The RNA shown here (Bacterial RNase P class A) has 332 nucleotides and comes from Mesoaciditoga sp. The prediction has a mean pLDDT of 80. The organism belongs to Mesoaciditoga, within Bacteria.
[in-house]
RNA sequence: GGAAUGGGGCGGAUGGUCGCGGUUGAUGAAACCGAGGAAAGUCCGGACUUCACAGGGCAGGGUGCCGGGUAACACCCGGAAGGAGCGAUCCUUGGGAAGGGUCAUAGAAACGAAAACCGCCCUUAGGGGCAAGGAUGGAAAGGCGAGGUAAGAGCUCACCGACGAAUGAGAGAUCAUUUGGUCUGGCAACCCCCACUUGAAGCAAGACCAAAUCGAGGGGAUAUUAGGUGGCCCGCCAAUCCCUCUGGUAGGUCGCUUGAGAAAUGCGGAAACGCAUUUUCUAGAUAGAUGACCAUUCAAGACAGAAUCCGGCUUACAGCUCCAUUCCUUUU
Numbered sequence: 001g002g003a004a005u006g007g008g009g010c011g012g013a014u015g016g017u018c019g020c021g022g023u024u025g026a027u028g029a030a031a032c033c034g035a036g037g038a039a040a041g042u043c044c045g046g047a048c049u050u051c052a053c054a055g056g057g058c059a060g061g062g063u064g065c066c067g068g069g070u071a072a073c074a075c076c077c078g079g080a081a082g083g084a085g086c087g088a089u090c091c092u093u094g095g096g097a098a099g100g101g102u103c104a105u106a107g108a109a110a111c112g113a114a115a116a117c118c119g120c121c122c123u124u125a126g127g128g129g130c131a132a133g134g135a136u137g138g139a140a141a142g143g144c145g146a147g148g149u150a151a152g153a154g155c156u157c158a159c160c161g162a163c164g165a166a167u168g169a170g171a172g173a174u175c176a177u178u179u180g181g182u183c184u185g186g187c188a189a190c191c192c193c194c195a196c197u198u199g200a201a202g203c204a205a206g207a208c209c210a211a212a213u214c215g216a217g218g219g220g221a222u223a224u225u226a227g228g229u230g231g232c233c234c235g236c237c238a239a240u241c242c243c244u245c246u247g248g249u250a251g252g253u254c255g256c257u258u259g260a261g262a263a264a265u266g267c268g269g270a271a272a273c274g275c276a277u278u279u280u281c282u283a284g285a286u287a288g289a290u291g292a293c294c295a296u297u298c299a300a301g302a303c304a305g306a307a308u309c310c311g312g313c314u315u316a317c318a319g320c321u322c323c324a325u326u327c328c329u330u331u332u
Stems, first nucleotide, its partner, number of pairs: 001328010012297007020034005036303001040314002043312005048202004055234004060198005065079005080093005094193002099191002101187003117134002119130004142160002145157003161183002163180007206254004215245001217244005227237002261280008
């Protein structure tokens, strides 16, 4: 200098004039605050509210290597095995010998290894033996080499692989050594099995105040019980419950923003993160707030606007910038 990998920051600022929403203030003046890194997706997890004085089980749902973190998670951190890459790094992950199902076409044959197209060997020419070589295929009786055989085959042997056992290390996933010829197709984001986990609905949740209101309304269920926030069962509570016609009201307050909050420092930890001290308060609209103009600066021209709140993930993003690491080239 070039190419790459992993992670972070900004994404406008300053001043003035008028305008908008909130809080404080005396309904004044004035002061202070006022959209994001994703506010998006509505994909996960919760907090909170109601059912409800409320439990247990089944079905159903969710997750899926191991350990840790967290309020919790399908998230984050660290590790193991396999794979890709020269590398920094990145991707994947329960079980196929519990059972069922499925694998088109091609091929002789696709899991009851039933079977043999070409081929090899033997032959009394009737037939018998083989799965080693070739073909087909994503996949065809572990691989390579030697011995052996009529020809072959783990038939035997050495090495390697898978699987099992023993011992050791590790919290564990696993790893190492020894040993045993035991030799087992793929798909479980098909059913299934195993382990762990799991009420439902949702701020239009819900609470309170105010206002208004006609009906001989109609039908059904009901005490051995109706009914009681997904379904079924048990338990518990238990007197009204369900459907429908017609008419009236629908305004306001709370919920509503101080929170598993943020920042700095120190300690613990390999890290995620935890603890302590100090500092700090940064939107709460509801016909729904941020606009217009001027000046300066500038790489900022992109993606794009809160609606109960928080922790994540995913997606979009012009331009600029920072840190660490890898590879190549050149120079010293």